[in-house]
């Protein structure tokens, strides 16, 4: 140079003039600030917050799966083991249990969890056939009793042995663990648990169109009891007012945004994380704003638009930037 | 803004717990009909909304994704 891997950033800038949602001030008029994103997205985890349930158990049902650490929590990060991929830098990785039990393996193939179709071997009978023995050899299929060799047999077979693989158990050695080294010793017994199960673990159930509060025009009831007021002074009646109780506007207000909150800096840590110190306030609508034009510049601008909040994951993204690392090539 | 459902042949729809995908109308072709229409006989059409995984094998099991559709506001 050329090709690649990781991680982080950016995602047009700067002004003028108009307009639009919010805050604060101000009788007002208007002034000042302030105003989308890394994903505001999908609604896939997990939480905060509300409301309804709910003495304790247990069924039923979701949902996780190596170790270790983080965090409020999490199925999420972060380191590390094992598996698998890559010449590498590096990625992927639902990674308990099939030796607790059931189902399930079309089709081929004799035979799918036990089997004799061919072939080999004994034996009876023989020109053929039966009956037994085998799993070394053919073929089928994804998968056929662990590989290869040698003993060994009638012919064969982990039946025996030696060496290689795998699993499991025990001992030592490393580590915090998973787990890796290495010896002995058993044993090799299909796959599938993103089939039903089994094992630990961890869940109550809805969501802000949850929920709480005030409710007018004047709608309903009730006053048997109270009060007041007007109807002649006084009874009794009769109105209204009041008092209670209900409905009740696609009615307002609140929940709404200051928080497991952002930046910097600095310490412990490999690292996710947390700790101290300084510093900021950064949309809050309710038919729903973040536009629109003029100027200058440039790499001529992708995906995309809050609707209660935070913590992740997942998706979709034009271009352009920094860092670390990796192979090849060439030159010194 | 929050919650559920469906995506299979031109339409509507089936496919308990994985084993190569059907049914009914539509289409095409023959036979009966002078013709139509009906009727009987015979086919053709699909990668099961798209991507990836799990499994010897996926329309079906998983995950992610796209379009479509419904319910939820105050309601005694």
């Nucleotide at each position: 140079c050329g090709a690649g891997u990781u991680g982080a950033c950016u995602g047009a800038a700067c002004g003028g003039c108009c307009g639009c949602g919010g805050a604060u001030g101000g009788c007002a008029a208007c002034a000042u600030c302030u105003g989308a994103g890394g994903a505001a997205a999908g609604u896939c985890c997990g939480a905060g917050c509300u409301u309804c349930a709910c003495a304790g158990g247990g069924c039923a049902g979701g949902a996780u799966a190596g170790c270790g650490g983080c965090u409020a929590a999490c199925g999420g990060c972060c380191g590390c083991c094992g598996a698998g991929g890559g010449u590498g830098a590096c990625c992927u990785u639902a990674g308990g249990g099939a030796a607790a039990g059931u189902g399930c393996a079309a089709c081929a193939g004799a035979g799918a969890u036990a089997u004799a179709c061919c072939g080999c071997c004994u034996g009876a009978u023989u020109u053929u056939u039966c009956a037994g023995g085998u799993a070394a050899g053919g073929g089928u299929g994804g998968a056929a009793a662990g590989g290869c060799g040698a003993g060994g047999u009638a012919a064969g077979a982990g039946c025996u042995c030696a060496c290689c693989g795998c699993u499991c158990u025990u001992u030592u050695a490393g580590g915090a663990g998973a787990c890796u080294a290495a010896a002995a010793g058993a044993g090799c017994c299909u796959g599938u648990a993103a089939a039903c199960c089994c094992u630990a673990u961890c869940c109550g159930a809805a969501g802000c169109a949850a929920c709480g509060c005030u409710g007018a025009c004047u709608c309903c009831g009730a006053c048997a009891a109270c009060a007041c007021a007007u109807u002649u002074g006084c009874c009794c009646g009769a109105u209204g007012u009041g008092u209670c109780g209900g409905g009740a506007a696609a009615a307002g207000c609140g929940g709404c945004u200051g928080g497991a909150g952002c930046g910097c800096a600095u310490c412990a840590g490999c690292a996710a994380u947390g700790g101290u110190g300084c510093g900021c306030c950064a949309a809050g609508a309710u038919a729903g704003a973040u536009g629109g034009u003029c100027g200058u510049u440039c790499a001529c601008g992708a995906c995309a638009g809050a609707a209660c909040u935070c913590g992740g994951c997942u998706u979709a993204c034009a271009g352009g930037u920094c860092a670390a690392c990796u192979c090849g090539c060439u030159u010194a | 803004c929050g919650g559920g459902g469906u995506g299979u042949a031109g339409c509507g729809c089936a496919g308990g717990u994985g084993g190569u995908a059907g049914c009914g109308c539509a289409c095409u072709u023959g036979a009966c009909u002078g013709g139509g229409g009906g009727u009987c006989a015979a086919g053709g059409g699909g990668c099961c909304g798209c991507a990836g995984g799990u499994u010897c094998a996926a329309g079906u099991c998983c995950u992610g994704u796209c379009a479509c559709u419904c319910c939820g506001a105050c309601c005694a």